């Protein structure tokens, strides 16, 4: 900076001791029955990686290849409260006198995670 993916999963414990839930705002939540941090174990999940099966290709002394697709989980990561807690930007539609508010749907941006 590009791709891809975010409405599934999946915790104890020991230190510590007061917040925390990206950022701003507004909402809601979570917490002294212990936030956050670190640290140990434990799991969760397939991004890479590795094996294994394989649709298929290509050859036919029954062999090689495999980039569809499935399977395992050893290795590098990431993750383990709420949808990426929600709402914020535009688009369409309801409801509405209505450029207010409000509700569904896509969406933009921000921001998280893997490969490059």
């Nucleotide at each position: 900076c590009u791709u891809a993916u975010c409405c599934a999963g999946a915790a104890a414990g020991a230190c510590u001791g007061a917040g925390g839930g990206a950022u701003u705002g507004g909402g809601c939540c979570c917490u002294u029955u212990g936030a956050a941090g670190u640290c140990u174990u434990a799991g969760c999940a397939a991004c890479c990686c590795u094996u294994c099966c394989a649709a298929u290709g290509c050859a036919u002394u029954u062999g090689c290849a495999a980039a569809a697709g499935g399977a395992a989980a050893a290795g590098g990561u990431g993750c383990u409260a709420a949808c990426u807690c929600c709402c914020a930007u535009c688009c369409a539609g309801g409801c509405g006198g209505a450029u207010a508010g409000u509700c569904u749907g896509g969406u933009a941006a921000a921001g998280a995670u893997a490969a490059g």
Predicted 3D model of a 116-nucleotide RNA (SAM riboswitch aptamer (S box leader)) from uncultured Marivirga sp. Of the family's consensus pairs, 97% are formed in the model. Its Rfam family is "SAM riboswitch aptamer (S box leader)". Its family is annotated with regulation of gene expression in the Gene Ontology. Its mean pLDDT, the model's own confidence on a scale to 100, is 83. The source organism's lineage runs through Bacteria, Pseudomonadati, Cytophagia, Cytophagales and Marivirga.